[in-house]
Molecule: Bacterial RNase P class A
Organism: Acinetobacter corruptisaponis
RNA sequence: GAAGUGGGCUGGACGGUCGCUGCUGUGGAGGUCUCCGUGACUGAAGCAGGGGAGGAAAGUCCGGGCUUCAUAGGGCAAGGUGCCAGGUAAUGCCUGGGCGGCGAAAGUCGACGGCAAGUGCAGCAGAGAGUAGACCGCCUAUUCCUCUCCCUAACCCUCUCCCAGAGGGCGAGGGGAUCAAGAGGUGUGGGUAAGGGUGAAAGGGUGCGGUAAGAGCGCACCGCGUGUCUGGUAACAGUUCACGGCAAGGUAAACCCCACCUGAAGCAAGACCAAAUAGGAAUCCUGAGGCACGGCCCGUGCUGGAUUCGGGUAGGUCGCUUGAGCGUAUGAGUGAUUGUACGCCUAGAGGAAUGAUCGUCCUCGACAGAACCCGGCUUAUAGGCCCACUUCUCAA
Numbered sequence: 001g002a003a004g005u006g007g008g009c010u011g012g013a014c015g016g017u018c019g020c021u022g023c024u025g026u027g028g029a030g031g032u033c034u035c036c037g038u039g040a041c042u043g044a045a046g047c048a049g050g051g052g053a054g055g056a057a058a059g060u061c062c063g064g065g066c067u068u069c070a071u072a073g074g075g076c077a078a079g080g081u082g083c084c085a086g087g088u089a090a091u092g093c094c095u096g097g098g099c100g101g102c103g104a105a106a107g108u109c110g111a112c113g114g115c116a117a118g119u120g121c122a123g124c125a126g127a128g129a130g131u132a133g134a135c136c137g138c139c140u141a142u143u144c145c146u147c148u149c150c151c152u153a154a155c156c157c158u159c160u161c162c163c164a165g166a167g168g169g170c171g172a173g174g175g176g177a178u179c180a181a182g183a184g185g186u187g188u189g190g191g192u193a194a195g196g197g198u199g200a201a202a203g204g205g206u207g208c209g210g211u212a213a214g215a216g217c218g219c220a221c222c223g224c225g226u227g228u229c230u231g232g233u234a235a236c237a238g239u240u241c242a243c244g245g246c247a248a249g250g251u252a253a254a255c256c257c258c259a260c261c262u263g264a265a266g267c268a269a270g271a272c273c274a275a276a277u278a279g280g281a282a283u284c285c286u287g288a289g290g291c292a293c294g295g296c297c298c299g300u301g302c303u304g305g306a307u308u309c310g311g312g313u314a315g316g317u318c319g320c321u322u323g324a325g326c327g328u329a330u331g332a333g334u335g336a337u338u339g340u341a342c343g344c345c346u347a348g349a350g351g352a353a354u355g356a357u358c359g360u361c362c363u364c365g366a367c368a369g370a371a372c373c374c375g376g377c378u379u380a381u382a383g384g385c386c387c388a389c390u391u392c393u394c395a396a
Stems, first nucleotide, its partner, number of pairs: 001392010012361007020052002023049004030042004054367001058378002061376005066266004078262005083097005098112001099110004113257002118255002120251002135196002137192006144185005155175005161169003204222006223246001224244004229238003270318004280309006289303005325344008362365001
């Protein structure tokens, strides 16, 4: 210098003006109570000071705090988690390690218990997809066919000689079917999992022996499984020794089995104060009362008043932000994390504020807005800065 890996930080800057919303101080309009003392409480406007979104405030996917209800203990069901050890308030998170995949490496990804308990499922292709399978191939038996080769009987042809008229006979040479042997083809039965072919996947690999051909059928080495030994807290590793010829295909984010975990709802949780109206309870009062019909009486019908209490609605207050908090230094630990000391306070509204505008500058600014609070995970994110590491190249 190039290519890459892992992690952290930041998320336009400065200034002016005008707003919005809490807090503190000041200020006192107004209101309430009243023992009438400008006594107590509450408190609008104004003024001053200071605070005012994020790394994800998001998704609401996990885990806690907090609150109310439920809850003797145990079991079933349902849901979740699933290599080992540690961290933590807790976790499905994090750290370290193991194993497996990817990468030359730094590194990175993994729901990573069990299919050797049972049940189920598997498109196309393929002979066969499971205590499997014979399509091609190999071997073997056999039917039929073809070819090659060997031997000749019958038979046929040629030649010499003899008898001889036709013709016949001896001998020599040639051809010649069946059978037998070999090769090939076709059909059928059997053996064979070495080889070919199908497929994501077809019952260890190489070699020697063996066999009709083959095969862990036998043997050697490698691999695998089980036990043992050694190392490690463990997951696991090594491979010391022994045993097993090797069975058991895949799939559990299929049912299921095993181990562990989980009470439910959520700040509109919930707690407190508390009008008017209606209804309730208790005590006291009235019966010669009140209301309706009616001019009045009789009569008939209906019906109370006051005080106190409690539940509850509107409304108000709290919950609400000091917290498993942040920063610095230092101790323990490989690390996550944790101990100690010192310092700091950092939105808290509630129909919901955090904005608008102007000027200067730059690299011209992404994703995005709190609503009880934390710890994680996931997702979105323009640009800039820093640290550590890997590989290659060059120079000294």